The part of an RNA shown here (small-subunit ribosomal RNA, central domain) has 354 nucleotides and comes from a groundwater metagenome.
The RNAcentral record of the full RNA draws on SILVA.
The coordinates come from a structure-prediction model, not an experiment, and the mean pLDDT is 86.
It matches the Rfam family "Bacterial small subunit ribosomal RNA".
[in-house]
Context: one part of a larger RNA
RNA sequence: UUGGGUCUAAAACAUCCGUAGCUUGCUUAACAAGUCUCUUGUGAAAUCUUACAUCUUAAGUGUAAGGCGCGCAAGAGAUACUGUUUGGCUCGAGACUGGAAGACGCAAGAGGUACAUCUGGAGAAGUGGUAAAAUAUGUUAAUCCCAGAUGGACCCACAACGGCGAAGGCAUCUUGCGAGUACAGGUCUGACAGUGAGGGAUGAAGGCUAGGGGCGCAAAUUGGAUUAGAUACCCAAGUAGUCCUAGCAGUAAACACUGCGCACUAAACAUCAGCCUCUCCUCGAGAGAGGUUGGUGCUGUAGGGAAGCCGAAGAGUGCGCUACCUGGGAAGUAUAGCCGCAAGGCCGAAACUU
Numbered sequence: 001u002u003g004g005g006u007c008u009a010a011a012a013c014a015u016c017c018g019u020a021g022c023u024u025g026c027u028u029a030a031c032a033a034g035u036c037u038c039u040u041g042u043g044a045a046a047u048c049u050u051a052c053a054u055c056u057u058a059a060g061u062g063u064a065a066g067g068c069g070c071g072c073a074a075g076a077g078a079u080a081c082u083g084u085u086u087g088g089c090u091c092g093a094g095a096c097u098g099g100a101a102g103a104c105g106c107a108a109g110a111g112g113u114a115c116a117u118c119u120g121g122a123g124a125a126g127u128g129g130u131a132a133a134a135u136a137u138g139u140u141a142a143u144c145c146c147a148g149a150u151g152g153a154c155c156c157a158c159a160a161c162g163g164c165g166a167a168g169g170c171a172u173c174u175u176g177c178g179a180g181u182a183c184a185g186g187u188c189u190g191a192c193a194g195u196g197a198g199g200g201a202u203g204a205a206g207g208c209u210a211g212g213g214g215c216g217c218a219a220a221u222u223g224g225a226u227u228a229g230a231u232a233c234c235c236a237a238g239u240a241g242u243c244c245u246a247g248c249a250g251u252a253a254a255c256a257c258u259g260c261g262c263a264c265u266a267a268a269c270a271u272c273a274g275c276c277u278c279u280c281c282u283c284g285a286g287a288g289a290g291g292u293u294g295g296u297g298c299u300g301u302a303g304g305g306a307a308g309c310c311g312a313a314g315a316g317u318g319c320g321c322u323a324c325c326u327g328g329g330a331a332g333u334a335u336a337g338c339c340g341c342a343a344g345g346c347c348g349a350a351a352c353u354u
Stems, first nucleotide, its partner, number of pairs: 004325003007308002012322001014202004021195003025089003029085003033082002035078008048066007092192001093189003096185003100181001104178007111155002115151007126137002163170002207248006216242002221237004259321006267299001269297012303310002327354003337346003
């Protein structure tokens, strides 16, 4: 305690696409389903209200009128709004054209330092590691220095409070193919839109299957230390894995702990992308100033908020649609179902306890 809420108290699906549904710009005409008015019928009795009668009175009972019955049906009208049909419009939405920015995706090719191993040269006793050591490694020549070859992973500086992407995420260079965005123009379509139960697609790391690959790092494991012990922290090794290809899996503090869309509501500053104007100019795809649109941040008014804080991509003021919450524990457990090779995932209680 539903007339409430969801950044941090319980609660925004990981993200997008989209079916049904719900909601939906401006305008013309028609209809009259919703809606509104009137009339008629019906809406049992008892109960309720009023009046009268009655048993001496009361309670009770009877008669009459009204009311109630949360309406229903038929008929006659109204047409603002919703709806249906019809015709039109351009502001929403989409298409088109132009130049622009981008670690956006996929594929191929090229490169760079470091590292490791091997070969050759030079050289001679230690190296490595730590708080200190030891395990380890070295006269079968290590460590260190020079030259070359091979291998796999990664991509310093630039780098930003920067950019792109729906999210996960994306960073050496070049090319090819593909996608999206903002700006400017205002040529076209003419409401084609918003959200979205089910559904579909994408989805870090780790994990699984098959085949490759394996430099470094490194769960497990082994040894050395530390310690009362040390299944750890430290050291030396080291296998899965990390990488590639084809599949599966479908979860994260998948976080801005903030669903999506639209409209409205002070300013200041920084920065990225476009466009417009002006000034300078070495006339360059140059420099500067101002304006404007869109993004990313930061300060902050009104307002909001329990406060922290939010504050034009609101947590403000409204509208539309969806998802979710209802004390703590038991428990994201059990059971059933669905999915998965498995690991497990999705859905998801109760007894009991407090």